[in-house]
A computed fold for a 1456-nucleotide RNA from an uncultured bacterium, annotated as small-subunit ribosomal RNA.
RNA sequence: CCUUAGAGUUUGAUCCUGGCUCAGAUUGAACGCUGGCGUUUUGCUUAAGACAUGCAAGUCGAACGGUAACAGGUCAUGCUGACGAGUGGCGGACGGGUGAGUAACGCGUGGGAAUCUGCCCAGUAGCGGGGGAUAAGCCACCGAAAGGUGGUGUAAUACCGCAUACGCCCUAAGGGGGAAAGGCUUCGGCCACUAUUGGAUGAGCCUGCGUAAGAUUAGCUAGUUGGUGAGGUAAAGGCUCACCAAGGCGACGAUCUUUAGCUGGUCUGAGAGGAUGAUCAGCCACAUCGGGACUGAGACACGGCCCGGACUCCUACGGGAGGCAGCAGUCGGGAAUAUUGGACAAUGGGGGAAACCCUGAUCCAGCAAUACCGCGUGUGUGAAGAAGGCCUGCGGGUUGUAAAGCACUUUCAGUGGGGGCGAUAAUGACGGUACCCACAGAAGAAGCACCGGCUAACUCCGUGCCAGCAGCCGCGGUAAUACGGAGGGUGCAAGCGUUAAUCGGAAUUACUGGGCGUAAAGCGCAUGUAGGCGGGUUAUUAAGUCAGAUGUGAAAUCCUUGGGCUUAACCUGAGAAUGGCAUCUGAUACUGGUAGUCUAGAAUCUGAGAGAGGGAAGUGGAAUUCCCGGUGUAGCGGUGAAAUGCAUAGAGAUCGGAAGGAACAUCAGUGGCGAAGGCGACUUCCUGGCUCAAGAUUGACGCUGAGAUGCGAAGGCGUGGGUAGCAAACAGGAUUAGAUACCCUGGUAGUCCACGCGGUAAACGAUGUCAACUAGCUGUUGGUUUCGCAAUAGAAAUCAGUAGUGCCGCAAACGCAUUAAGUUGACCGCCUGGGGAGUACGCUCGCAAGAGUAAAACUCAAAGGAAUUGACGGGGGCCCGCACAAGCGGUGGAGCAUGUGGUUUAAUUCGAUGCAACGCGAAGAACCUUACCAGCCCUUGACAUGGCAGGAAUCCCUGAGAGAUUAGGGAGUGCCGCAAGGAACCUGUACACAGGUGCUGCAUGGCUGUCGUCAGCUCGUGUCGUGAGAUGUUGGGUUAAGUCCCGCAACGAGCGCAACCCCUGUCCCUAGUUGCCAGCACGUAAAGGUGGGAACUCUAGGGAGACUGCCGGUGACAAACCGGAGGAAGGUGGGGAUGACGUCAAGUCAUCAUGGCCCUUAUGGGCUGGGCUACACACGUGCUACAAUGGUAUCUACAGAGGGACGCGAGACCGCGAGGUGGAGCAAAUCCCAGAAAAGAUAUCGUAGUCCGGAUUGGAGUCUGCAACUCGACUCCAUGAAGUCGGAAUCGCUAGUAAUCGCAAAUCAGCACGUUGCGGUGAAUACGUUCCCGGGCCUUGUACACACCGCCCGUCACACCAUGGGAGUCUAUUGCACCAGAAGUAGGUAGCUUAACCGAAAGGAGGGCGCUUACCACGGUGUGGUCGAUGACUGGGGUGAAGUCGUAACAAGGUA
Repeated sequence: CCUUAGAGUUUGAUCCUGGCUCAGAUUGAACGCUGGCGUUUUGCUUAAGACAUGCAAGUCGAACGGUAACAGGUCAUGCUGACGAGUGGCGGACGGGUGAGUAACGCGUGGGAAUCUGCCCAGUAGCGGGGGAUAAGCCACCGAAAGGUGGUGUAAUACCGCAUACGCCCUAAGGGGGAAAGGCUUCGGCCACUAUUGGAUGAGCCUGCGUAAGAUUAGCUAGUUGGUGAGGUAAAGGCUCACCAAGGCGACGAUCUUUAGCUGGUCUGAGAGGAUGAUCAGCCACAUCGGGACUGAGACACGGCCCGGACUCCUACGGGAGGCAGCAGUCGGGAAUAUUGGACAAUGGGGGAAACCCUGAUCCAGCAAUACCGCGUGUGUGAAGAAGGCCUGCGGGUUGUAAAGCACUUUCAGUGGGGGCGAUAAUGACGGUACCCACAGAAGAAGCACCGGCUAACUCCGUGCCAGCAGCCGCGGUAAUACGGAGGGUGCAAGCGUUAAUCGGAAUUACUGGGCGUAAAGCGCAUGUAGGCGGGUUAUUAAGUCAGAUGUGAAAUCCUUGGGCUUAACCUGAGAAUGGCAUCUGAUACUGGUAGUCUAGAAUCUGAGAGAGGGAAGUGGAAUUCCCGGUGUAGCGGUGAAAUGCAUAGAGAUCGGAAGGAACAUCAGUGGCGAAGGCGACUUCCUGGCUCAAGAUUGACGCUGAGAUGCGAAGGCGUGGGUAGCAAACAGGAUUAGAUACCCUGGUAGUCCACGCGGUAAACGAUGUCAACUAGCUGUUGGUUUCGCAAUAGAAAUCAGUAGUGCCGCAAACGCAUUAAGUUGACCGCCUGGGGAGUACGCUCGCAAGAGUAAAACUCAAAGGAAUUGACGGGGGCCCGCACAAGCGGUGGAGCAUGUGGUUUAAUUCGAUGCAACGCGAAGAACCUUACCAGCCCUUGACAUGGCAGGAAUCCCUGAGAGAUUAGGGAGUGCCGCAAGGAACCUGUACACAGGUGCUGCAUGGCUGUCGUCAGCUCGUGUCGUGAGAUGUUGGGUUAAGUCCCGCAACGAGCGCAACCCCUGUCCCUAGUUGCCAGCACGUAAAGGUGGGAACUCUAGGGAGACUGCCGGUGACAAACCGGAGGAAGGUGGGGAUGACGUCAAGUCAUCAUGGCCCUUAUGGGCUGGGCUACACACGUGCUACAAUGGUAUCUACAGAGGGACGCGAGACCGCGAGGUGGAGCAAAUCCCAGAAAAGAUAUCGUAGUCCGGAUUGGAGUCUGCAACUCGACUCCAUGAAGUCGGAAUCGCUAGUAAUCGCAAAUCAGCACGUUGCGGUGAAUACGUUCCCGGGCCUUGUACACACCGCCCGUCACACCAUGGGAGUCUAUUGCACCAGAAGUAGGUAGCUUAACCGAAAGGAGGGCGCUUACCACGGUGUGGUCGAUGACUGGGGUGAAGUCGUAACAAGGUA
């Protein structure tokens, strides 16, 4: 000085675990849309693919012989300036490119010794004298070319001797060896040269440490490791060779395979780390592929040589030429990467004495928003809040001071002019430069992405699980803030998004900084090797450790601080930093080493003790089975029920005997022992471990433990035995839709023994081993000690085990809790999302079965743990309900009525569909209703509001038509009024609009059904829990009730329950008509008919009464229950109204209302006719019956509640009757509907399809209505089906109820077997809660939460995807063996040849060519290994809205 952020997604909700995803930064980027300027950068990441063309390394005439071209000159001459080609020198080993190879002393860092170093610097000493060649040139020849051959001929700073040698080199220490070159000159010298020393620079070599992944690569190595000697190199060295030895490397990972240039740095990150290695810088490697050397100071050489291969080009086919991974550029590849530019002006490099030449190094320019940075696209004012757009609740809002308008400015770009530094004398590619001045004009300059959450930003339209979006979660199936468009907004801005990639977030590999009881994770257990770690104390050492110093840690980068470009980016000075390595000095606490010593860890000894510890041998009784015998007779056995099976050839049962095998009841115990697996009759032998007590001994001997080794249930395998019972497989019988199962009858392996193998389990405490520490209490097992006793209880202490409970603490919770899952230490093992998969391949082990080790592709956004609330269970407990049971009566069979489905139809309008649709909407379809169909008509409309014009309205008649409608005629002038007009109504016309029973009840309101009149549903505060939540509301009682009482971390409260309301049951008071009539009177055939009465009934107002109030018992001294008294009524008296929070996307857009959508000469409106009434059939609800408790006939009684004016309609008369005529009375306690019926009495029928039953049909009528044909009800006569009590199944009802009987009303012109009410008669039964159904509370399990109509598994079938095996095939790479052997080097050399030296000569020395040997590239053959591609067929795996078969798991999941 800097510095640590999270979010979405598993669930109904919660906490945790855990993965996936996002927000950030970055890039040599690419792509899409867009694009004004400038500075500074960067720019083939792919094909180390192939390359046309040009350029990229030359230079020196002051080394040389020379003179082809150019220029000048001469009488002439290379004479001069110069200079092609050549000889010679220096340089082409630098600079530039690339990253193929390389996992290596390649690189980084730090050391080291056995080296070389041209040019450069410094020093020392020299530079004397000779010789022979050769290119060029000329001549001749060969070749297409490239090029070559022969002859002649010449120089040197080219080459070779001789001389000299301080120093130099070799040496056996005597000695021996080895150099040179000149050139220029202004004559001063300068530049060269030789030898040598030292330096500098550069290079070579060795080495410690560091430097990717894989063990499904575990062994590798013959020059291999070392030695001696020799050779070789500049130099150490197996670098090479000969000989000798047998070593060397490896679990601290050799060898092999794959991948990769390394570093400074760069990106990210708080850091530690992770990723990376473009540009710049250092090192390395490479230069078409492979090999090789030459030259040289330096190369095994990018623009040199030789050879081999591939490729390309030229060719006269005989031969030749080439190497852009230099700069540009081309093709190709690719998502993708630039100009065949200028200049040597600067910086640097090569050559040269220099001038100078060369320099695609470099400096510049060009292209590209590739990146960083800077600037601009205007500024101020401006409300009529313009127009337009969009939205709208129609008022407005928003775009928006935004624009226009007014005033101003000119950065940048543009035009014109001047013009610095880079240059220190000359020289400027850049350059139309930077910079400065002037001019004109807002003028030339804004886009991209996003707007469901994460994540800043919202509306409309279109679309309708389509089209599409999507980073994750997820949007879209008619009201999409998620798709597409628009308006608006948000964020960035000359850019913005997307894609790819890296780090981060991710503590998600955890060193910093994670875990392993149940989420993934403790090896089944032990012994023990390496390793890791290790008690007290003394001394020493100084390896670790700490401190200081020195060297190094290149520069650049990063950081700090100055400076320079107008600023910034950028450039630059200085500093800091560079956690490292090395060396030296010091310190000594701790760790380590060494040497002593100690006893607390560990072990040994002595004495006791307990035990299903192990092994072997032997013994025992009970039971099963079989066999033998006796008794004995018809069944036994088995099951839910059966059957198979056994049995008259005698079973089963029972008694006796005998055989054989296996297992050991009781004791027996959250008892014991063992490391674990495991161990259970008794006795003996052998044997391991443990505990206790007290001492003694050893003296850290310890802990853990990768590999390794041993043990290791059941089942399995091998060999040989054995086999009573049990019992896989198998057989049979059942069950079942099936039943390869569960159940039954049999039954073989096996279970048992011996010896081997195997090596796994939910081998579990799902908890590794060892040690230490950290409250307790209570049992129990085995010791010991003390106290105590009646030597029998018992108590206390302590050690070692084993259990329960419980603090602290821990934990996601559950829970653990001195036997830790607490707090620490040591060591080992293991985990890193689910599936694929503990699978494939490979390897190891195994007789086999199989075990161990152990992936990937692909796929999903979860999988999972614990706990919570519900729901559910063929879980449990408690309780209730006409739920069952007990009863009564029905339905289901018949006929008819009615509704529905189906079918039909032009239409059979629509809705309702388990309970909770189906005599439901519909309390009443002939027309109307009516919504449907056919036909005929209307278009501002049948209806509403508004404008204009006219007219009152309205009524009547005639014609046409099916009618709607239309043509014509007539009557008629109202109300208010201030006399203008107004209100209402009608007609015409134009447009806004009307209208819609059209769609969506899954957009809605309202209303309703249902669970259910079930007893529940919640809240506040408090408390508990991390939390969801819990508590309260649970518990003990009690109730019809969450009703009440008690208890209780709860205390209270609300909605429900109950009560308050209505009807009814008793009484009282008041009132007394239309109701009543006891007493009094009148009166009738009779009658409250009359006077009167107010008692009774009744009416309708008000009150009383019932509260577990009283008594007894039970109960907890409670609540309450049971019984009783009194009472009209007794424990909510009976009935009704009343329906909590909610559930069912329950029902209704066709009651009504309403959003959206749709129709507008029609999906609106009118009319006629038809249809809703159809009819092979199926279902629901009813009516009537099948008869004698009945039918029929006659007679005789008794209600309640209703209705009545477009009405109810009496008496009377007519009709067999329906009904008709007629019209008294009554807006009704008065009159009417109105006869109640069953009942009762009498008669008849006599069990029959009837005197039952009444359908159906024929005929005749009545009534309503415009009209009864489709299609009304009723009456009369005639007809007289089915039906003799109803299969499986199923419904209602607990008392004035069921059953049965009639009456009334609504609707309504008419139409009732329906519905809603009313009364009459009036039962039976309830032991009880096992079962069915529904419900309530508590509890339990759960893999369910759309909640069991849930979830979910596997085969099969289909499609797609990746993958294993696979006869093989192909490519690549590699090992081994062998063949072969170019160029080259080294060795040899008998052939050929040869200027310098020696020699008088011959010849020699030396060299060259050739041949040959060794090494060796390419190539070839054979045989192995490995990776990859492909392969008929085949195996499993994954994925896929609605396929098949079953139902394995989740509840006791129906066999845990």

Overview
Rfam family: Bacterial small subunit ribosomal RNA.